[in-house]
Molecule: c-di-AMP riboswitch aptamer (ydaO/yuaA leader)
Organism: Streptosporangium album
RNA sequence: GGCCGGCCGGCGUCGAAUCCCGGAAGCCGUCAGGGCCAUGGGAACCGGGGACCCACUUCAUGGGGUGAAUCCGCCGCGAUCAUGCGGCGGUAGGGCAACUCCACCGCCCGAAUCCGUCAGCUAACCCGGUAGACGAGAUGGAGAGGACAU
Numbered sequence: 001g002g003c004c005g006g007c008c009g010g011c012g013u014c015g016a017a018u019c020c021c022g023g024a025a026g027c028c029g030u031c032a033g034g035g036c037c038a039u040g041g042g043a044a045c046c047g048g049g050g051a052c053c054c055a056c057u058u059c060a061u062g063g064g065g066u067g068a069a070u071c072c073g074c075c076g077c078g079a080u081c082a083u084g085c086g087g088c089g090g091u092a093g094g095g096c097a098a099c100u101c102c103a104c105c106g107c108c109c110g111a112a113u114c115c116g117u118c119a120g121c122u123a124a125c126c127c128g129g130u131a132g133a134c135g136a137g138a139u140g141g142a143g144a145g146g147a148c149a150u
Base pairs, nucleotide, nucleotide: 011135012134013133014132018043019042020041021040026036027035028034044130045129046128047127048126049125054120062118063115064114065113066112071090072089073088074087075086076085077084093109094108095107096106099143100142101141102140103139105137
């Protein structure tokens, strides 16, 4: 000096998943009017339920919600050309770290879960959530912003 791994701190990314107040017990501690921190309160953001009007008036083959995460083909399991589960290949859709957008090429994801027979929209009103996962590309164009000089 390089690579790999761990811990702490900072910055940043996806996402609603952030900020503030307060702070038990416990832990840390440089011993401070200290730090971490559950329940709780507030803000902000996100989602659901819920009239009139409008829409739909069918539906046990149940249906619906969050989310980018759907759908299709083939193979296997299975009692089957259904449903389901697993595998492979595509795909709607989403992400790629620099302030934003666009074009093009490329890369990655394309999960999971809830309600429980119920749900269109929806003012008032009511209810719930604020988790997790990460450190990832190039080229061209347009815009925004900034610095310097006059």